[in-house]
RNA sequence: GGAGUUGGACAGGCCAUCGCCGCGGGAGAUACCUCCCGGGGAGGAAAGUCCGGGCUCCGCAGGGCAGGACGCUGGGUAACGCCCAGGGGGAGCGAUCCCCGGAAAGUGCCACAGAAAACGACCGCCGACGCCGGGCAUCCCCCGGCGGGCAAGGGUGAAAAGGUGGGGCAAGAGCCCACCAGCGGCCGCGGCGACGCGGCCGGCUAGGCAAACCCCGUCCGGAGAAAGGCCAAAUAGGGGCGCGUUUGAGGUCGGCCCGACCGAUGCGCCCGGGUAGGCCGCUUGAGACCGGGAGCAAUCCCGGCCCUAGAGGAAUGAUGGCCGCCCCGCCUCGCGCGGGGCACAAAACCCGGCUUAUCGUCCAACUCCCUUU
Numbered sequence: 001g002g003a004g005u006u007g008g009a010c011a012g013g014c015c016a017u018c019g020c021c022g023c024g025g026g027a028g029a030u031a032c033c034u035c036c037c038g039g040g041g042a043g044g045a046a047a048g049u050c051c052g053g054g055c056u057c058c059g060c061a062g063g064g065c066a067g068g069a070c071g072c073u074g075g076g077u078a079a080c081g082c083c084c085a086g087g088g089g090g091a092g093c094g095a096u097c098c099c100c101g102g103a104a105a106g107u108g109c110c111a112c113a114g115a116a117a118a119c120g121a122c123c124g125c126c127g128a129c130g131c132c133g134g135g136c137a138u139c140c141c142c143c144g145g146c147g148g149g150c151a152a153g154g155g156u157g158a159a160a161a162g163g164u165g166g167g168g169c170a171a172g173a174g175c176c177c178a179c180c181a182g183c184g185g186c187c188g189c190g191g192c193g194a195c196g197c198g199g200c201c202g203g204c205u206a207g208g209c210a211a212a213c214c215c216c217g218u219c220c221g222g223a224g225a226a227a228g229g230c231c232a233a234a235u236a237g238g239g240g241c242g243c244g245u246u247u248g249a250g251g252u253c254g255g256c257c258c259g260a261c262c263g264a265u266g267c268g269c270c271c272g273g274g275u276a277g278g279c280c281g282c283u284u285g286a287g288a289c290c291g292g293g294a295g296c297a298a299u300c301c302c303g304g305c306c307c308u309a310g311a312g313g314a315a316u317g318a319u320g321g322c323c324g325c326c327c328c329g330c331c332u333c334g335c336g337c338g339g340g341g342c343a344c345a346a347a348a349c350c351c352g353g354c355u356u357a358u359c360g361u362c363c364a365a366c367u368c369c370c371u372u373u
Stems, first nucleotide, its partner, number of pairs: 001369010012323007020041002023038006043344001047355002050353005055224004067220005072086005087100005101215002106213002108209003122154002124150003129147007162180006181205002183202008228280004238271006250262004287306001289304006324342007
């Protein structure tokens, strides 16, 4: 200098003007509302709603079935399908990344090609054994055929029934033997453990798929802020009490009296439930920042300090100027002038995760290659 890997940070800045939504104070008004001042007002993902919890209500003696999720080991955590550390396997020269119970309990499936995808036999090899025919009249023997035997070699495929060598055989084959690879059992050592290393034994050789059914183990009651609680109109039901039905309660006729009319399943008052509406829940919390300590780490503990949107389908914006970064054009070539751009996206009860989207910039650690000293 180039090419990468992992982790982290930022998410254009400042000023002015005009707005928007809460909060506090003041003034006007005293039902709604208006004005002034002060202060606050999105994110790393607020998103998807995919997991896990808090909170609330409902349900629940205990146990089981069904169903769902998860799955190496140890640790972290409120919990997790998350995170950290480790183990094994795979990819990469490497930093590093990806995967994780059981396929030797059973059932099932495995495109195309191929004989066969796990009851393998198309070409091929053999002619031991049995039968038939012939040489030959019979046997031995030989030849041919059929039944049959084999799984070496060819060929197919992503994958083909352990590999190499020797013995053996009619031909072959773990059929037998040596070595190697794998698997299983036992023992020893190391490790909390997953597991690793070593020794002995057994010819045991076993294809893949469990995001197919299934088996084993662990966990899981349901619904969600439209949770839930409080206050509480009008109208219509419910309950109680009182008055009243020709001895007229009550109502209408603009306020009162007279009068007129209506009037009995009526009228008045009270209580209770629910609706509209309002309030709470609501943001102080597994909280942010700083420092110290324990731990490889995730994380935990201690001390200090701070309060940082909470509203209703829902505000957080617009314009101008200067500066910053990137791109393009012009150029008198000077960091000059002009133009364009600065993502993804928007809280709705609150947290912890995962996943997805994202213009660009910076930092740290590490790896590989080249060059120079």